[in-house]
Context: one part of a larger RNA
């Protein structure tokens, strides 16, 4: 000098863009953050029509019309499908295949999507919803009886699947791969409809996503030098999608270190970002990428995918509720609240966009996201007037008392309308419809210099100087140093100088 998720102190007029708890992974009221589908399914509600027509009135064939069945259609608790593994936060753990680069699976798995072959045959037994009857304060749970499904099981058919046996060509990286074959066994499905069509099964490739190994690279400390029994390896068994001490049993000692093993401190990693001329040095706030995490441990189930932030179980700590018998509870979503700290915003508004989930699709849901608010927290713009204007007015300061200076500075003359303000029109973002922002931005008029400048510093480093007041005193200070009566160094005033809606200082980095 340059930076900054800054802080404080004096001032503070306006817009774009961005950015905002760095500390206590402390606890946390309250509201939303993930639902959706009725075109999978029985049922329930409510309207309307249509048959039925009990009981009633009475002008004895008319009137209200209960009940019950059908049909439409709206809304649904409840079964069933998708989807809650993504998006969103956070940085505690972690020195690690964690991440970064480069490779390999001949040891693998992929929901939805796409392509391309076949298939979609006939049955079965529950079951929630309801109904009852009960427990229990509640959370909820039980008994008994009825019902449906795209819910659950069986049979049929089936192969380029899977298993086992048999063989032939080629590859090759050691187990092995590819390809074409033979026989034998096994294993499938769902329907719905508006008739247009969505859908379900099976293999086969594809995309995409992710699992695994491996080479190399990744802080400090030897005042940490030995460490290590599932620990090296092996053979069988298990057990995974997959290979492997992953796990278990046997056998055998291996394996790792001064090319730092162990151990101890610290730490998410990285594109990246700051700085430098560059080598390098620091940091990893927002954006992007990957990991790991969810009150703390611990375990698993569903499922393609999880050992699952707004799931479930069991234990620990809190914390509410309780009829003391039990029971809810998880803001490191977004907001907001109490702590902590020098310090970090609004319990807003919309799904109009963009993406997502579910649905055939209207549509729903989205606090992901688009906007608004707040904060000069930062980067850029722009203003707070411009020309002209000596008698060098008046005040202040000063003075050697003649003047100097503030100072073209003001006044005054003539001009302008950004920004603010008032009226008026008013968008792009939206594709055929829908705009939260937002009557917003902009665009036109009115009026009037009107409403808008302040920090710091003047001894050298360093641009800028006098006067007073104080008297080693109150005080300055980055360093050298000022200050003990005429202090350019402290205080105040004048005048100067720099930066400017900021300026000064402290803190961290180069």
């Nucleotide at each position: 000098g340059g930076a900054c998720g800054a802080a404080c102190g004096c001032u503070g007029g306006c817009g774009g863009c961005g950015u905002g708890c760095c500390u206590a992974a402390c606890a946390c009221a309250u509201g939303c953050a993930a639902g959706u589908c009725g075109a999978a399914c029985g049922g329930g509600u409510a309207u309307a029509g249509a048959u039925u027509g009990a009981a009633g009135g009475u002008u004895u064939a008319c009137c209200u019309g209960a009940u019950a069945u059908c049909u439409a259609u709206u809304c649904u608790a409840g079964u069933g499908g998708c989807g809650g593994a993504c998006g969103g936060g956070u940085a505690a753990g972690u020195a690690a295949c964690g991440c970064g680069u480069g490779a390999g699976c001949a040891a693998c798995c992929u929901g939805c999507c796409u392509u391309g072959u076949a298939c979609u045959g006939g049955g079965g037994g529950a079951u929630a919803a309801c109904g009852u009857c009960g427990a229990g304060a509640a959370a909820u749970c039980g008994g008994c009886g009825c019902u449906a499904a795209u819910a659950c099981c069986g049979c049929a058919u089936a192969a380029u699947a899977c298993u086992g046996c048999g063989a032939u060509a080629u590859c090759a990286c050691a187990u092995g791969g590819u390809a074409a074959u033979g026989c034998a066994g096994u294993c499938a499905a769902a329907a719905c409809u508006c008739c247009g069509g969505u859908g379900g099964u099976a293999c086969a490739a594809g995309a995409u996503g992710g699992g695994c190994u491996c080479g190399c690279g990744u802080c400090c400390a030897a005042u940490u030098a030995g460490c290590u029994a599932g620990u090296u390896g092996g053979u069988g068994a298990g057990g995974u999608a997959a290979c492997g001490g992953c796990c278990c049993a046997c056998c055998a000692a291996g394996g790792c270190g001064a090319c730092g093993a162990u151990u101890g401190g610290u730490a998410g990693c990285c594109g990246a970002a700051c700085u430098g001329a560059g080598a390098g040095g620091u940091u990893g706030a927002u954006c992007g990428g990957c990991c790991a995490c969810a009150u703390u441990g611990g375990g698993a189930c569903u499922g393609a995918g999880a050992c699952a932030c707004g799931g479930c179980c069991c234990a620990g700590a809190c914390u509410c509720c309780u009829a003391c018998g039990g029971g809810a509870g998880g803001c490191a979503g977004c907001a907001g609240u109490g702590g902590g700290g020098a310090a970090u915003a609004u319990u807003g508004c919309g799904c109009a966009a963009u993406g997502g989930a579910g649905g055939a699709a209207a549509c729903u849901c989205u606090g992901a996201c688009g906007c608004a608010g707040c904060a000069a927290c930062g980067c850029c713009g722009c203003g707070u007037g411009a020309a002209g204007g000596a008698u060098g007015a008046a005040g202040g300061u000063u003075u050697u008392c003649g003047g100097a200076u503030u100072g073209u500075a003001a006044a005054c003359u003539u001009c302008u309308u950004u920004g603010a303000u008032c009226g008026g029109g008013g968008a792009c973002g939206a594709a055929a419809a829908u705009g939260a922002c937002g009557g917003u931005a902009c665009c036109c008029g009115a009026g009037g210099a009107a409403c808008a400048a302040g920090c710091c510093a003047c001894g050298g480093c360093u641009a800028a100087c006098u006067a007073c007041g104080u008297g080693c005193c109150a005080g300055c200070a980055g360093c050298c140093g000022c200050g003990g009566u005429a202090a350019u160094a402290c205080g105040u005033a004048g005048g100067u100088g720099g930066c400017a809606a900021g300026c000064g200082u402290u803190g961290u980095c180069c």